[in-house]
RNA sequence: GGAUGUGUAGCUCAGCGGUUAGAGCACCGAUCUUAUAAGUCGGGGGUCCAUGGUUCAAAUCCAUGCACAUCCA
Numbered sequence: 001g002g003a004u005g006u007g008u009a010g011c012u013c014a015g016c017g018g019u020u021a022g023a024g025c026a027c028c029g030a031u032c033u034u035a036u037a038a039g040u041c042g043g044g045g046g047u048c049c050a051u052g053g054u055u056c057a058a059a060u061c062c063a064u065g066c067a068c069a070u071c072c073a
Base pairs, nucleotide, nucleotide: 001072002071003070004069005068006067007066010025011024012023013022018056027043028042029041030040031039049065050064051063052062053061
């Protein structure tokens, strides 16, 4: 330099173009316990990498850029 893939919550990841962006773990509160852990119930937390485009409607499609991974040179 070229190709491919990935980018969504603190972490690991789901998420056919459509009617509240979710799960597990973590965190906070309550409950339980002599106490802790586990369990149970509830809660907070997101500009969906950035910019632009397509569309009535974009996390999702397209273009460019950025970061990371793999392969090729």

The RNA shown here (transfer RNA) has 73 nucleotides and comes from Candidatus Microgenomatus sp.
The sequence was found in a public genome assembly.
Lineage of the source: Bacteria > Bacteria candidate phyla > Candidatus Microgenomatota > Candidatus Microgenomatia (nom. nud.) > Candidatus Microgenomatus.
Its Rfam family is "tRNA". Rfam classes the family as a transfer RNA.